RNA sequence: UUGCUUAAGGGCAAACCUGUCGAAAGGCGGGGACGCAAAGCCAUGGGUCCAAUUUAGGAUUGCCAGGCUGCCGAUC
Numbered sequence: 001u002u003g004c005u006u007a008a009g010g011g012c013a014a015a016c017c018u019g020u021c022g023a024a025a026g027g028c029g030g031g032g033a034c035g036c037a038a039a040g041c042c043a044u045g046g047g048u049c050c051a052a053u054u055u056a057g058g059a060u061u062g063c064c065a066g067g068c069u070g071c072c073g074a075u076c
Stems, first nucleotide, its partner, number of pairs: 002074001004073001011036002016031006034062001040068003044065003047060004
């Protein structure tokens, strides 16, 4: 520098079950692993979902883009 074929170490954890909070989407804890090299962080833009509809609101970063940061090994 490149996101990248294998191996190893470590990390995260979908569906589902369960406790709890919430009007809901959904959040958090426990179990559980479909997957993930940013599945780490940020609701900034778009999308989706919930609620409402006069305006305003909420959720999702494991939908995409953007921003910030970044482990091991390999390669140059």
This is a predicted structure of a 76-nucleotide RNA (c-di-GMP-I-GGC riboswitch aptamer) from a Bacillota bacterium.